This is a predicted structure of a 79-nucleotide RNA (c-di-GMP-I riboswitch aptamer) from a marine sediment metagenome.

RNA sequence: GACAAGGGCAAACCACGGGUCACCGUGGGGCGCAAAGCCGCUGGAUCGUCGCAUGAGGGACGAUGGCCAGGCUGCCGAA
Numbered sequence: 001g002a003c004a005a006g007g008g009c010a011a012a013c014c015a016c017g018g019g020u021c022a023c024c025g026u027g028g029g030g031c032g033c034a035a036a037g038c039c040g041c042u043g044g045a046u047c048g049u050c051g052c053a054u055g056a057g058g059g060a061c062g063a064u065g066g067c068c069a070g071g072c073u074g075c076c077g078a079a
Stems, first nucleotide, its partner, number of pairs: 001076001008033002013028006031066001037072003042069003045064006052057001
């Protein structure tokens, strides 16, 4: 970061399975993505469960990397 090339990933939704839940896995499916590759012990944000308090609120544990920033790594090579 290009009306390039070779490609890659895969939203919503559906089926099956796991989980109390958020959500996750596999298959189908493509909304999109120049890192939509990796990191949840880098910081924040949001969501869930539990119980405390009870007007707010904050705590523990969990989830989200396609919520944002950050770190590490990768393909091509026009302007």
The sequence is in RNAcentral, with records from MGnify. Its mean pLDDT, the model's own confidence on a scale to 100, is 85.